RNA sequence: CGUUCCCUUGCUGGAGAGAGGCGCCGCGCCGCACAGGCCGCGCCCACCGAAGGAGCAAACCCGCAUCGGCGGGUGAAUCUCUCAGGUAAAGAGGACAGCAGGGCAAAC
Numbered sequence: 001c002g003u004u005c006c007c008u009u010g011c012u013g014g015a016g017a018g019a020g021g022c023g024c025c026g027c028g029c030c031g032c033a034c035a036g037g038c039c040g041c042g043c044c045c046a047c048c049g050a051a052g053g054a055g056c057a058a059a060c061c062c063g064c065a066u067c068g069g070c071g072g073g074u075g076a077a078u079c080u081c082u083c084a085g086g087u088a089a090a091g092a093g094g095a096c097a098g099c100a101g102g103g104c105a106a107a108c
Stems, first nucleotide, its partner, number of pairs: 002108003006103008018045001020044004025040002028038003046087003052083001053081003059074006
């Protein structure tokens, strides 16, 4: 000096699932209106998994036991769970990926 791993910043891409039902309230909004609709809130049911979170296989290690097991520990995810979050469009979020910078210890 460069590369790899890790962290971080900016830009770009980025899925899934009810425009659910009920309710009352709001000195909310549209409206001539006590019609209707929108928004907010609460409850209920149905669903999604890619913020986050939780769980585990093989393998390895330890102890007991002695020919075939028992218990414990470490142990991954886009798998599983669905706590959280989310379920028209828009917006937001979004694992992950690409590009361009920055940082850091180690290795080459």
Model confidence (mean pLDDT): 76 of 100. A computed fold for a 108-nucleotide RNA from Acidovorax sp. HDW3, annotated as Glycine riboswitch aptamer. The organism belongs to Acidovorax, within Bacteria.